[in-house]
């Protein structure tokens, strides 16, 4: 240069056919426990990489860029 994949919470991901943005881990508060660890509850915590299209509606579809991983020159 040029082909795939991939980018969503602090970190590891899901998110299926386009319509409610989650899980585990960890943090914080709290209950059990003298007390630590464990363990139940609960809570904060996202511009969904960037910018545009396209639809009532886009984490989902399209382009363009940007960063990682990868195979080809």
């Nucleotide at each position: 240069g040029g082909g795939g994949c991939c980018g969503u919470a602090g970190c590891u991901c899901a998110g299926c056919u386009g319509g409610g943005a989650g899980a585990g881990c960890g943090u914080c508060a709290g209950g059990c426990u003298g007390g630590c660890a464990g363990u139940c509850u609960g809570a904060a915590g996202g511009u969904c990489g960037u910018g545009g299209g396209u639809u009532c509606a886009a984490g989902u579809c399209c382009c363009a860029c940007c960063g990682g991983c990868u195979c080809c020159a």